[in-house]
Context: one part of a larger RNA
RNA sequence: CUGGGUUUAAAGGGUGCGUAGGCGGAUUUGUAAGUCCGUGGUGAAAUCUCCGAGCUUAACUCGGAAACUGCCAUGGAUACUAUAAGUCUUGAAUGUUGUGGAGGUUUGCGGAAUAUGUCAUGUAGCGGUGAAAUGCUUAGAUAUGACAUAGAACACCGAUUGCGGAGGCAGCAGGCUACACAAAUAUUGACGCUGAGGCACGAAAGCGUGGGGAUCAAACAGGAUUAGAUACCCCGGUAGUCCACGCCCUAAACGAUGAUUACUCGACAUUUGCGAUGCACAGCAAGUGUCUGAGCGAAAGCAUUAAGUAAUCCACCUGGGAAGUACGACCGCAAGGUUGAAACUC
Numbered sequence: 001c002u003g004g005g006u007u008u009a010a011a012g013g014g015u016g017c018g019u020a021g022g023c024g025g026a027u028u029u030g031u032a033a034g035u036c037c038g039u040g041g042u043g044a045a046a047u048c049u050c051c052g053a054g055c056u057u058a059a060c061u062c063g064g065a066a067a068c069u070g071c072c073a074u075g076g077a078u079a080c081u082a083u084a085a086g087u088c089u090u091g092a093a094u095g096u097u098g099u100g101g102a103g104g105u106u107u108g109c110g111g112a113a114u115a116u117g118u119c120a121u122g123u124a125g126c127g128g129u130g131a132a133a134u135g136c137u138u139a140g141a142u143a144u145g146a147c148a149u150a151g152a153a154c155a156c157c158g159a160u161u162g163c164g165g166a167g168g169c170a171g172c173a174g175g176c177u178a179c180a181c182a183a184a185u186a187u188u189g190a191c192g193c194u195g196a197g198g199c200a201c202g203a204a205a206g207c208g209u210g211g212g213g214a215u216c217a218a219a220c221a222g223g224a225u226u227a228g229a230u231a232c233c234c235c236g237g238u239a240g241u242c243c244a245c246g247c248c249c250u251a252a253a254c255g256a257u258g259a260u261u262a263c264u265c266g267a268c269a270u271u272u273g274c275g276a277u278g279c280a281c282a283g284c285a286a287g288u289g290u291c292u293g294a295g296c297g298a299a300a301g302c303a304u305u306a307a308g309u310a311a312u313c314c315a316c317c318u319g320g321g322a323a324g325u326a327c328g329a330c331c332g333c334a335a336g337g338u339u340g341a342a343a344c345u346c
Base pairs, nucleotide, nucleotide: 004317005316006315007300008299012314014201015200016199017198021194022193023192025088026087027086028085029084030083031082033081034080035077036076037075038074039073040072041071042070049065050064051063052062053061054060091191092188093187094186096183097182098181099180100179103177104176105175106174107173108172109171110154114150115149116148117147118146119145120144121143125136126135162169163168206247207246208245209244210243211242216240220236222234223233258313259312260311261310262309263308266291267290268289269288270287271286272285273284274283295302296301319346320345321344328339329338330337331336
C1' cells in the first nucleotide's frame, strides 16, 4: 500500500457556509470519449511457461511453440458511464395562508435579595465552628423600622419542556432580525449531496484600552486542624466576575456516536401543528424521551433519533513510553495555539 476499523479497546474534525474535486432522479434522440467485439501492424534478443534435443545426470546449453496481459491504426456494437439537444416531477428551491419557541441583537421597565450610607428604637454582645480562635462591637455593634444609593443575578412557573449549526439561550415589555414546522397546493425544473484548501462562528479562563465594582473570589494575609498542613474548615481580601471595543481559539467543545439519502417489528409517554371536535377513542406530520423484537455487537448495550441493511463524500487510526515533547514553519501583544518527529527504551 492493500485490507480492517473509528460509543467504551488507537481512531469522528468544536460547529457551520462553501471553492476545487468526488458522487448524483425519471425519460427520448444524436455522438461514440470510456466500455465491448473483430481485423491489421508493432510489442528486439535473452528471461518466464510448455514440448523436444545435447553434454553419463542435473545445473547448463540448443531448437520449436506459446506468451509478452501493452501500444498504434481501422471496421463495428450502444446496455451502462460520459457528452449534446429536448421533455418530466417525485429530489431541491421559491411563493401563499397560518403556527411555534429561554433563537439572535438592542432599548426601556420591575420586584425580592445583598452590600453600603443617614436617621430612629435599643443594650452587650455579635459572628463563626466538630470545637474554637482570628474578625466586628460602649467612638453603641448584632437585632428591628424608615429612607436613599449601587451593581449583579432573575425565586415560583420549570418539566425526561422548548429553541439554536455548535458554543449556548430563562424576570417583563417594545423595536429590528433569523429559523423551523404544518396545510392546501401555484411556480422553477435536478437547480442536488458531500466537501481537501479557504472563510465565519466558537464556553470558561486569559490579554489590551476605557468604564464599573454589590456579590462571590485565584493570589495574598491572619485564625484553626495537624507530626507537618505552602490544603480541606473559619475571618478578611486583590485581580477577575459585569459593560463597550479589540484579541486569544482551547475544553470530558460528549450522544466520548461526521454529514446526507433510502429501507427495516411493536408498545407507552410527551411538545407543536393539521384534521376532527361536546368529551373520549382513533388518524397524519415534524420533534423529544422510555421500553422491547429481528438484526448487529467482544460484551456492556444499540435498536425507525441504529451502534441494523445499503449507497456517496469528508475526517481520522495502525503497540506502550519518550510526546502532543524537540526542531522548523505559520498565527498571537503575551500566555500560548496549529502542524508535528526521531534517537532511545519496554
This is a predicted structure of a 346-nucleotide part of an RNA (small-subunit ribosomal RNA, central domain) from a metagenome. Its Rfam family is "Bacterial small subunit ribosomal RNA". The full RNA is in RNAcentral, with records from SILVA.